A computed fold for a 391-nucleotide RNA from a Planctomycetia bacterium, annotated as Bacterial RNase P class A. It was read from a public genome assembly, where an Rfam model found it. It matches the Rfam family "Bacterial RNase P class A". Rfam describes the family as follows. Ribonuclease P (RNase P) is a ubiquitous endoribonuclease, found in archaea, bacteria and eukarya as well as chloroplasts and mitochondria. NCBI's taxonomy places the organism under Bacteria, Pseudomonadati, Planctomycetota, Planctomycetia. The coordinates come from a structure-prediction model, not an experiment, and the mean pLDDT is 77.
RNA sequence: CCGUGCGGGCAGGACCGUCGCGAGGAGCGAUCCUCGAGGAAAGUCCGGGCUCCACAGGGUUCGGUGGCGGGUAACGCCCGCCGGGCGCAAGCCCAGGGACAGUGCAACAGAAAGCAAACCGCCGAUGGCCCCUCACGGGGAUCAGGUAAGGGUGAAACGGUGGGGUAAGAGCCCACCGCGAGGACGGCAACGCCCUCGGCACGGCAAACCCCACCGGGAGAAAGGCCACAUAGAGGAGGACGGGGCCCCGCAAGGGGACCCCACGGCGCGGCCCGCGCCGCAGGACUCCCGGGUAGGCCGUUCGAGCCCGUCGGCGACGGCGGGCCGAGAUCGAUGACGGUCACCCUCCGCAAGGGGGGGACAGAACCCGGCUUACGGCCCGCACGGACUU
Numbered sequence: 001c002c003g004u005g006c007g008g009g010c011a012g013g014a015c016c017g018u019c020g021c022g023a024g025g026a027g028c029g030a031u032c033c034u035c036g037a038g039g040a041a042a043g044u045c046c047g048g049g050c051u052c053c054a055c056a057g058g059g060u061u062c063g064g065u066g067g068c069g070g071g072u073a074a075c076g077c078c079c080g081c082c083g084g085g086c087g088c089a090a091g092c093c094c095a096g097g098g099a100c101a102g103u104g105c106a107a108c109a110g111a112a113a114g115c116a117a118a119c120c121g122c123c124g125a126u127g128g129c130c131c132c133u134c135a136c137g138g139g140g141a142u143c144a145g146g147u148a149a150g151g152g153u154g155a156a157a158c159g160g161u162g163g164g165g166u167a168a169g170a171g172c173c174c175a176c177c178g179c180g181a182g183g184a185c186g187g188c189a190a191c192g193c194c195c196u197c198g199g200c201a202c203g204g205c206a207a208a209c210c211c212c213a214c215c216g217g218g219a220g221a222a223a224g225g226c227c228a229c230a231u232a233g234a235g236g237a238g239g240a241c242g243g244g245g246c247c248c249c250g251c252a253a254g255g256g257g258a259c260c261c262c263a264c265g266g267c268g269c270g271g272c273c274c275g276c277g278c279c280g281c282a283g284g285a286c287u288c289c290c291g292g293g294u295a296g297g298c299c300g301u302u303c304g305a306g307c308c309c310g311u312c313g314g315c316g317a318c319g320g321c322g323g324g325c326c327g328a329g330a331u332c333g334a335u336g337a338c339g340g341u342c343a344c345c346c347u348c349c350g351c352a353a354g355g356g357g358g359g360g361a362c363a364g365a366a367c368c369c370g371g372c373u374u375a376c377g378g379c380c381c382g383c384a385c386g387g388a389c390u391u
Base pairs, nucleotide, nucleotide: 001387002386003385004384005383006382007381008380009379010378013342014341015340016339017338018337019336021036022035023034024033025032026031038362042373043372045371046370047369048368049367050220051219052218053217057274058273059272060271061270062216063215064214065213066212067081068080069079070078071077082096083094084093085092086091097211098210102209103208104205105204119151120150121147122146123145126144127143128142129140130139131138132137159177160176161175162174163173164172178200179198180197181196182195183194185192186191224299225298226297227296233290235289236288237287238286242262243261244260245259246257247256248255249254264280265279266278267277268276269275306325307324308323309322310321311320312319313318344359345358346357347356348355349354
């Protein structure tokens, strides 16, 4: 100097003036002071806080996560590590438990795709056939048979490389790798590494259904409360009418009744079951249909698992301690217009100073936080890796 990789910061900026908006505070008032969209405010994908159902348990269904250890209020997030893959490397990626619980899939090609099989090929020692030989034996072609090392098909073919052995071959034997089992050592662990033994074999896909482990009530600020105002529901239909205890009257039979229990009916708990709670039992809970009134104001509404600085601990995410700060709260929904000066970037002129011209993306809170994902013009800072050159 070039290329690559990782991290952080700024981010249509600052100041002044005029007019105009929303909120808070002070003031009797005029008026004055302070503050006023984002790093993603977006997507509504996760996790919470808060509110209501409701005092809320067990199961099932359904959904989610998936190596280990940490962080956090929590998470599907973040940090570190392990294993695998990519890259020369710095680094980046991984839906990372189970295929011996079961079911299923793999077109076509190929002999054969879950316990097999032989298309081309190799052998044909042993048994058969032919020729030679007195015999021993030799030669030939291949039938039976042997074979899965070579070739072919395929994404994938029942371990790989090398050697021995064999008629030719094969984990048939051996070395190494690999796979399985056991053990020592290191590590909290996932795992790593070494040694020993081995019938030397127990394919793939679960981001297929599934199995295993862990997690999970629902709804949502138009949640939900308070106040005021107004009205018309004497509308229609359906709807559970049993028993016992106790008390009173009565000689008894029997009658009456507040309350309690069981049964029964209804409502609620994501669907379902158990269970629980509340209401009702005819002067009737509740359900359905029809009809009417209101839709105004206030709260919720921003002090937070908040932000900043310093320090300590930690590889880190983060946490402890000390100090400081308060930064929109709208509701037919606010921050706009004009002017000036400067800042940043690009380009032209110029030795330079300087001058001219141009540019600035994605995008607007609506209960609040922690994340993830997506969109995005431009600038700055730092570290690391590789390459070239120079010293």